[in-house]
RNA sequence: CGAGCCGGCCGGAUGGCCGCGCGUCGCCGGGCGCAAGCCCGACGGCGUGAGGAAAGUCCGAGCUCCACAGCGCAGGGUAGCGGGCAACACCCGUCCGCCGCGAGGCGAGGACCAGCGCCACAGUGACGAUGCCGGCGGCGCAAGCCACCGGAGUGAAACGCGGCAAGCUCUACCCGGAGCAAGGCCAAAUAGGAGGGCGCAACUCGUCGGGGCAACCCGGCGGGGGAGAGGCGCGCUGCCCAGCCCUCGGGUCGGCCGCAUGAGCCGUCGGGCAACCGACGGCCCGAGAUGGAUGGCCAUCCCCGCCGGCGUCGCAAGGCGCAGGCGGGACAGAACUCGGCUUACAGGCCGGCUCGCUGA
Repeated sequence: CGAGCCGGCCGGAUGGCCGCGCGUCGCCGGGCGCAAGCCCGACGGCGUGAGGAAAGUCCGAGCUCCACAGCGCAGGGUAGCGGGCAACACCCGUCCGCCGCGAGGCGAGGACCAGCGCCACAGUGACGAUGCCGGCGGCGCAAGCCACCGGAGUGAAACGCGGCAAGCUCUACCCGGAGCAAGGCCAAAUAGGAGGGCGCAACUCGUCGGGGCAACCCGGCGGGGGAGAGGCGCGCUGCCCAGCCCUCGGGUCGGCCGCAUGAGCCGUCGGGCAACCGACGGCCCGAGAUGGAUGGCCAUCCCCGCCGGCGUCGCAAGGCGCAGGCGGGACAGAACUCGGCUUACAGGCCGGCUCGCUGA
């Protein structure tokens, strides 16, 4: 210098103008309340406002509700060995196998002497083997039959308790279900539900009680009746006839909580090969929407690519530096919260290592 491997990290900066969510303070308006104060809205100030993957929703948890005697079956999952972790299919170490010259990478790595199934092509034959060559044995007059050993060829595998469980299966171990639209609280109008109270006339009928010598009168209960009161917001007209009021309870609209302090972050020391664990100290806690904010424009700078120019070093190829023009700056966006995995990603930085070429 070139080509690579592994690990870690960043993923635009500053300012101005306009705009948005949330919090807080001030002020104004409105509502409620005896008041203290509370709620809603407008404006202004200040603070704060996405990611390394917020993504896929693939594993594992926390949390919540439901279910739950025990055992077994079914179903799903995991799989060398050891360790880590709240847990995992994750991570670390290591053995074995495969790939790579190497740094390293990958592994769906329990069991086919339980049973079933399958074994392409080639090959006589792919699992009740038996064709060729050689050797040897037995039976037979012979043709031939039976059996053994070695060899050649094909193939991943050739008779051997063959190979395959990214085939069924067997073994060991693990596994209740649903998910923040979980779930909890407050709670309007209207219409249902429950309880209580008030009302139902005049007139008339029946009955009972009282009074009267009697006609009859007064009162209670029941039936008819349907007016005034009452209902259709109010008044008139018209219509209706059983309602009206209060209290309680469930659900809906709506609101609040869950919901931002956590398996948290940073540092030092100690243990461990490592993953990781422990002790001590520090922390300015760092988004919280609910049709869903976190944005847009401009300027300066930064990074990358291309273009030509100048300076400088060099024999040269080319290196370094300077200013300029043009173009570009990705993948993607929270929605209960974590631990992982996987996938996407312009460009860049740092550390360790390997192979090749070359110079001193």

The RNA shown here (Bacterial RNase P class A) has 360 nucleotides and comes from a Candidatus Acidiferrales bacterium. It matches the Rfam family "Bacterial RNase P class A". Rfam classes the family as a ribozyme. Rfam describes the family as follows. Ribonuclease P (RNase P) is a ubiquitous endoribonuclease, found in archaea, bacteria and eukarya as well as chloroplasts and mitochondria. Of the family's consensus pairs, 93% are formed in the model. Lineage of the source: Bacteria > Pseudomonadati > Acidobacteriota > Terriglobia > Candidatus Acidiferrales. Model confidence (mean pLDDT): 76 of 100.